[in-house]
RNAcentral holds the sequence, with entries from Rfam. This is a predicted structure of a 106-nucleotide RNA (SAM riboswitch aptamer (S box leader)) from Kocuria dechangensis.
RNA sequence: UCACCAUCCAGAGCGGCCGAGAGACCUGGCUCGACGACGCCGCAGCAACCCGGGCGCACGGACCCCUGUCCGGCGCCCCCGGUGCUACCGCCAGAACCGAUGGAAA
Numbered sequence: 001u002c003a004c005c006a007u008c009c010a011g012a013g014c015g016g017c018c019g020a021g022a023g024a025c026c027u028g029g030c031u032c033g034a035c036g037a038c039g040c041c042g043c044a045g046c047a048a049c050c051c052g053g054g055c056g057c058a059c060g061g062a063c064c065c066c067u068g069u070c071c072g073g074c075g076c077c078c079c080c081g082g083u084g085c086u087a088c089c090g091c092c093a094g095a096a097c098c099g100a101u102g103g104a105a106a
Base pairs, nucleotide, nucleotide: 001106004103005102006101007100008099013043014042015041016040017039021032022031023030026094027093028092029091044086045085046084049082050081052078053077054076055075056074057073059072060071061070062069063068090098
């Protein structure tokens, strides 16, 4: 970077720096912002996509004939770690079928 899969109406803010626009793009609204937004940094938190661990299952497969072991699937819990997120439903509607994040693969 291209294509694929999942999610995007739940949840979670303080401090410092900076200094004018910001909520991705277009149109129309609505909102945040010199009482300092947006952004960056630090700390804290939220969440549970991935890694790791535990438990369960009248789930599938292999070994095997002990009804046990292993691999996978599903559900729940924990969590060192890799990420992500912490105004408003991706702010809303429309258009475009786009964007963001994670996973796996090239």
Rfam family: SAM riboswitch aptamer (S box leader). Its family is annotated with regulation of gene expression in the Gene Ontology.